Predicted 3D model of a 538-nucleotide part of an RNA (small-subunit ribosomal RNA, 5' domain) from an uncultured bacterium. It matches the Rfam family "Bacterial small subunit ribosomal RNA". RNAcentral holds the full RNA, with entries from ENA, Greengenes and SILVA.
Context: one part of a larger RNA
RNA sequence: GGACGAACGCUGGCGGCGUGCCUAAUACAUGCAAGUCGAACGCACCGAGAGGGAACUUGUUCCCUUGACGUGAGUGGCGAACGGGUGAGUAACACGUGGGUAACUUGCCCUUCGGGGGGGGAUAACCAUCGGAAACGAUGACUAAUACCGCAUAGACGACCGCGUCGCAUGACGCUAUCGGGAAAGACGGCUUCGGCUGUCACUGAAGGAUGGACCCGCGGUGCAUUAGCUAGUUGGUAAGGUAACGGCUUACCAAGGCGAUGAUGCAUAGCCGACCUGAGAGGGUGAUCGGCCACAUUGGGACUGAGACACGGCCCAAACUCCUACGGGAGGCAGCAGUAGGGAAUCUUCCGCAAUGGACGCAAGUCUGACGGAGCGACGCCGCGUGUGUGAAGAAGGUCUUCGGAUCGUAAAGCACUGUUAUUAGAGAAGAACACCCCGUUAAGUAACUGUAACGGGAUUGACGGUAUCUAACAAGAAAGUGACGGCUAACUACGUGCCAGCAGCCGCGGUAAUACGUAGGUCACAAGCGUUGUCC
Numbered sequence: 001g002g003a004c005g006a007a008c009g010c011u012g013g014c015g016g017c018g019u020g021c022c023u024a025a026u027a028c029a030u031g032c033a034a035g036u037c038g039a040a041c042g043c044a045c046c047g048a049g050a051g052g053g054a055a056c057u058u059g060u061u062c063c064c065u066u067g068a069c070g071u072g073a074g075u076g077g078c079g080a081a082c083g084g085g086u087g088a089g090u091a092a093c094a095c096g097u098g099g100g101u102a103a104c105u106u107g108c109c110c111u112u113c114g115g116g117g118g119g120g121g122a123u124a125a126c127c128a129u130c131g132g133a134a135a136c137g138a139u140g141a142c143u144a145a146u147a148c149c150g151c152a153u154a155g156a157c158g159a160c161c162g163c164g165u166c167g168c169a170u171g172a173c174g175c176u177a178u179c180g181g182g183a184a185a186g187a188c189g190g191c192u193u194c195g196g197c198u199g200u201c202a203c204u205g206a207a208g209g210a211u212g213g214a215c216c217c218g219c220g221g222u223g224c225a226u227u228a229g230c231u232a233g234u235u236g237g238u239a240a241g242g243u244a245a246c247g248g249c250u251u252a253c254c255a256a257g258g259c260g261a262u263g264a265u266g267c268a269u270a271g272c273c274g275a276c277c278u279g280a281g282a283g284g285g286u287g288a289u290c291g292g293c294c295a296c297a298u299u300g301g302g303a304c305u306g307a308g309a310c311a312c313g314g315c316c317c318a319a320a321c322u323c324c325u326a327c328g329g330g331a332g333g334c335a336g337c338a339g340u341a342g343g344g345a346a347u348c349u350u351c352c353g354c355a356a357u358g359g360a361c362g363c364a365a366g367u368c369u370g371a372c373g374g375a376g377c378g379a380c381g382c383c384g385c386g387u388g389u390g391u392g393a394a395g396a397a398g399g400u401c402u403u404c405g406g407a408u409c410g411u412a413a414a415g416c417a418c419u420g421u422u423a424u425u426a427g428a429g430a431a432g433a434a435c436a437c438c439c440c441g442u443u444a445a446g447u448a449a450c451u452g453u454a455a456c457g458g459g460a461u462u463g464a465c466g467g468u469a470u471c472u473a474a475c476a477a478g479a480a481a482g483u484g485a486c487g488g489c490u491a492a493c494u495a496c497g498u499g500c501c502a503g504c505a506g507c508c509g510c511g512g513u514a515a516u517a518c519g520u521a522g523g524u525c526a527c528a529a530g531c532g533u534u535g536u537c538c
Stems, first nucleotide, its partner, number of pairs: 001538004006534005013385006019378002021343001026341003030338003035078003040075002043072003049066008085296003095220007104213002109209007117151001119149002127140005157180003162175005186201006222268003229259003234256008271293004275286004298319005321332004349375001351374003357371001358369004388418004398409004422479001424474005438459007482527005487508003493522005503510002
């Protein structure tokens, strides 16, 4: 000199863009943060409308049947493994980089080739009875499905026989004979001669792709040798089990190996990287925000479901803590967004909206979304603007100094003439952010045809921010400057007070009666809505 997620002191006008618990991975009141689908299914409720009957008051009431739209819990499907948070652990194939898998997997998506036949038994909801303070549960009876289970058909795949083409060691690929091994006959439309045909979305088998993941390996990034020896599933083999898959991953048996001064082991510290800061560079330091990966979700352990978890807002067990209780038993997990207490030098609103982008579900309308888009608070940072402009010498008054002549503050002020940024008030302003969905029409493929699908054109609608940005008008210099320093380093000096006192100080050092170094005043210098101090890094 530069930098900062900064803090502190004094001061503080506005805007834009960023940024904001670095400490206690401490404990959490309250609200919200993951739902969606009735075009999978049964039930219950509401009930526009329609039909019939009765009463009469002749257009009202009541009863029965049917019933559009919708609502609720439940079964079922998909999602909940994403998104969001934190950095405790981890010195490790965790990360970065480059490879390998002839040792693997991949829901939704895309392409291609096929299939969708025929049956069965339950169960929740609901109802009844019962238990419990509650959380919740028991028994009996009923019912549906795109829920569940066989059978047929097909192949992947596995076992076994044979053949061919290749390779990278184990081997890979293709063909053939035998044995074992799926589906939702679904939903919603259109047409119908009621046989069926057809469209969309679902379902299922195989092959391939894409995407995501898993495993293995080379190299790289840290301090201590005042840590020198470490290791028993340890190192290797055989066999078996397990896994999506290789493997001591696990087990049994056998052998005695394996690592280490090129630093094993131990201890300490630490998430890693893209990057960021500094520096001419080499290097050094850091790992906030943003992006990638990893790990974790009160602590420890475990599995279930599933394409995917050993699962933050799922389950079970143990522990600590908190809460409810009828004392028998139960409930909970903010390192999600706000917010509270505590800790600390220190870090924000219990805000608005799904309008946009993205995500989940759905044919869609749409619903949900503290992701996200915005607003709020903080000079925390960067950038921009303003606090006026011109003229004005009687060099006014006043302050300070003085050799008492004057000098200086100083064109500074006043005065005169202007301007109107920002702020204030009023008005205009749904400008941009908008694309899509929906409706109508045209065309294309397909169909016997229609509906529907895709592309294009037209129409209408949708804004949290926000009456915001911006523009116009009015107003009036009116509302807007401080902080630090002035002995040398280092730009900037005098007076008074004090008298080794009070104090200053980054280093040298000032202060003991003429202090340019302490305190105050005037002046000056530097930066400026900031300035200085402290801390850390180069």